[in-house]
The prediction has a mean pLDDT of 85.
A computed fold for a 505-nucleotide part of an RNA from Nautilia abyssi, annotated as large-subunit ribosomal RNA, domain I.
Context: one part of a larger RNA
RNA sequence: GGCGAGCGGUGGAUGCCUAGGCUGGAAGAGGCGAAGAAGGACGUGCUAGGCUGCGAAAAGCCAGGGGGAGUUGCCAAGAAGCGUUGAUCCCUGGAUAUCCGAAUGGGGGAACCCGGCCGGUGGAGACACCGGUCACCCACGUAAGUGGGGGCGAACCCGGGGAAGUGAAACAUCUCAGUACCCGGAGGAAAAGAAAUCAAACGAGAUUCCGAAAGUAGCGGCGAGCGAAAUCGGAGUAGCCCGUCUCUGUGUAGCCAACAGAUUAGAGGAAUUACCUGGAAAGGUAAGCCACAGAAGGUGAAAGCCCUGUACUCGAAAAUCUGUUGGUGGGACUAAGCAGAGACCUAGCGAGUAGCUCGGGACACGUGUUAUCCUGAGUGAAGAUGGGAGGACCACCUUCCAAGGCUAAAUACUACUUCCAGACCGAUAGUGCACAAGUACCGUGAGGGAAAGGUGAAAAGAACCCCGGUGAGGGGAGUGAAAUAGAACCUGAAACCGCUUGCCU
Numbered sequence: 001g002g003c004g005a006g007c008g009g010u011g012g013a014u015g016c017c018u019a020g021g022c023u024g025g026a027a028g029a030g031g032c033g034a035a036g037a038a039g040g041a042c043g044u045g046c047u048a049g050g051c052u053g054c055g056a057a058a059a060g061c062c063a064g065g066g067g068g069a070g071u072u073g074c075c076a077a078g079a080a081g082c083g084u085u086g087a088u089c090c091c092u093g094g095a096u097a098u099c100c101g102a103a104u105g106g107g108g109g110a111a112c113c114c115g116g117c118c119g120g121u122g123g124a125g126a127c128a129c130c131g132g133u134c135a136c137c138c139a140c141g142u143a144a145g146u147g148g149g150g151g152c153g154a155a156c157c158c159g160g161g162g163a164a165g166u167g168a169a170a171c172a173u174c175u176c177a178g179u180a181c182c183c184g185g186a187g188g189a190a191a192a193g194a195a196a197u198c199a200a201a202c203g204a205g206a207u208u209c210c211g212a213a214a215g216u217a218g219c220g221g222c223g224a225g226c227g228a229a230a231u232c233g234g235a236g237u238a239g240c241c242c243g244u245c246u247c248u249g250u251g252u253a254g255c256c257a258a259c260a261g262a263u264u265a266g267a268g269g270a271a272u273u274a275c276c277u278g279g280a281a282a283g284g285u286a287a288g289c290c291a292c293a294g295a296a297g298g299u300g301a302a303a304g305c306c307c308u309g310u311a312c313u314c315g316a317a318a319a320u321c322u323g324u325u326g327g328u329g330g331g332a333c334u335a336a337g338c339a340g341a342g343a344c345c346u347a348g349c350g351a352g353u354a355g356c357u358c359g360g361g362a363c364a365c366g367u368g369u370u371a372u373c374c375u376g377a378g379u380g381a382a383g384a385u386g387g388g389a390g391g392a393c394c395a396c397c398u399u400c401c402a403a404g405g406c407u408a409a410a411u412a413c414u415a416c417u418u419c420c421a422g423a424c425c426g427a428u429a430g431u432g433c434a435c436a437a438g439u440a441c442c443g444u445g446a447g448g449g450a451a452a453g454g455u456g457a458a459a460a461g462a463a464c465c466c467c468g469g470u471g472a473g474g475g476g477a478g479u480g481a482a483a484u485a486g487a488a489c490c491u492g493a494a495a496c497c498g499c500u501u502g503c504c505u
Base pairs, nucleotide, nucleotide: 001504002503003502004501005500006499007498008497009496015490016454017453020425021424022422023421024420025419026418027417028416029414030413031152032151039100040099041098042055043054044053046078049075050074051073061094062093063092064091065090066089070082071081072080105114106113107112115134116133117132118131119130120129121128122127136149137148138147139146140145156187157185158184159183160182161181167174171221197204198203208235209234210233211232212231218226219225239406240405241404242350243344244343245342246341247340248339249338250337254328255327256326257325258324259323260322261321262320263319264318266314267313268312272287273286274285275284276283288305289304290294296308297307298306345348355379356378357377358376359375360374361373362372365391386401387400388399389398390397441448442447461489464476465475466474467473
C1' cells in the first nucleotide's frame, strides 16, 4: 500500500408520517365601490422583530344572542392583570375606521405638499389645530339642487379591432384563425328568440343546448385542408307589445304583517371492566354492554362502549334569503301590466328602406352558373289589386310579411363559501409556496424567482461536577422505554474519510 472483517465519522438516500396540495361531486353565492372598493403605506401590545388582528375609540369599543371556566392571537416565555356580579371565545347588528389608492378642493416623484368657504378651540397677535364642505361627466330642473357614472374582480358572454410561428414537407391564394392579443360593455348568466323561417306538392311552426344525420352534401393552388343543412331523437318550453287622453274593473312589482322553510352561533346524544406483556394498552386473555350511533380523528402501540364526535332529535334576540296567506298599493318619487268602455286627430306596423351597380365582409361555400345576409360609394321602388323567399334567371305554384321593440327555461363559467369523495401526491412528489413565499435573492425595468418539514408520549430540553479561552466542544452525573432520541436531534443507504485487526506484498 492492497483486499477482507469489525467499529466509527461524513452524508441525507430509503422507510414511515402529514400540517399542504391536486382533482371531482352536491349545494350556496355569483359581485365589491364616492355611505370611498380591490390593494396598500404608516401606526397600534407591558413588546425589539416578523405574522395575524385592529385603526389615534387602533390584538380593540357598544348592544343583542350563544356558551360556561378559564383567559390576555402565533413565534414565545416572563411580568402585570381579567373571570361564575359569567371573562376569554363564537354569531348578529352597530360605533370608530390615520394616510394613499377610481381618489374627487389644488398640486404631486402613491402613502406627501399647499389651499378656499362655514363653524369651533387655543393664543395679545402672527398663527396653529379640530369638525364640515369644495373634482369632472351625464340626466332632470330657470336655479338651488336631486339622482346616476367613474375604479376593481377568476372564468364564462356580447360587440369593435386583429396577428405570427405553424401546415401546405419550399411559397404567394389557402391554413393556423376570426385563434392569441388589445379595446368597449353587460349579467348571474350572456347572447339568441316568436318567421318577409323551413319545406316540397306532404307538411312543420320562436330561440338555445345535446345526440344522430356526417366527416355526408359541398368548398378547396379540387393541394394542405375546411366542412354544413333539411330531417329525426332528446333537454326545456311562453309568448307578447308599439298614437294621445279620460273613465271603470282586475290587481302585479314594491312595501307591511303573520306563518313555514333555509343560512349566519349552538344544545342533547347509548354502551367496559378485570388480569397479562409493556415505559405506556387501545394489543392478548376472560367476561360484558350499546347500536337509527361499527363515519372519522385523538388519547404513551391497534378503542363501537376513554375524549371529540357519529345516527337521531332540538335550537335564534338579531340579520339575510325563499315560499304561502292577508293587508296596502298611499297624503310625500313613480304608481307598471291586463281587460273593458269612451273621446280626439296628425289616423299611428316601420323609405333614402327593399332592390340595382361598384368595392368589401359574413354564410361549410376561396366569384364561381352563386342564391342568402351585412354595407363603404352611387342610384333607388311598390306600398296588400302590394312585397320577400323557395341556391343564377324566368314562369307557374307554395310559403311568409323586412326595413320598431320586449321575453323565463333548457346552455357556459367558478375567483369565493359549506359539506363530501378519490385504484390522486406524500417533501427532488403534490401548488412556485406543507416552513417569515410571490418571501430571500436577481434585474434600471417589464419581469424572473428559490432553498428550507419530522427530538420525545410528555421538555421531563440535561441541576451539579470536571477539562477548556468566564469558549467551541467534550467527559461524568441526572431525565427518559430509548440520549448512537441531546436540540447540526425519527429512520440514517451510497459515494468519501478514518480507527482496530487478519491475510498478501